RNAcentral holds the sequence, with entries from ENA. The RNA shown here (transfer RNA) has 73 nucleotides and comes from a soil metagenome. It matches the Rfam family "tRNA". It is annotated as a transfer RNA. Rfam describes the family as follows. Transfer RNA (tRNA) molecules are approximately 80 nucleotides in length.
């Protein structure tokens, strides 16, 4: 230089056929405890890398451009 995949909540991570973005861990409150952890309830946290096409509407389709991995050279 060339192919492929990945980027969604603090972290690992789901999202099918385009139709109100979720799940566990965390983390804030409250119960429970003499405390602490377990447990219970309720809650807060998203320009979905970026930027533009397409569409009645895009996380998801289609370009570029970043970024990380793996491969080929």
């Nucleotide at each position: 230089g060339g192919u492929c995949g990945g980027u969604u909540a603090g972290c690992u991570c789901a999202g099918u056929u385009g139709g109100u973005a979720g799940a566990g861990c965390g983390c804030u409150u409250u119960c429970u405890u003499g405390a602490c952890g377990u447990g219970a309830a309720a809650g807060a946290g998203g320009u979905c890398g970026u930027c533009g096409g397409u569409u009645c509407g895009a996380g998801a389709c289609c370009g570029g451009c970043a970024u990380c991995g793996a491969c080929c050279a």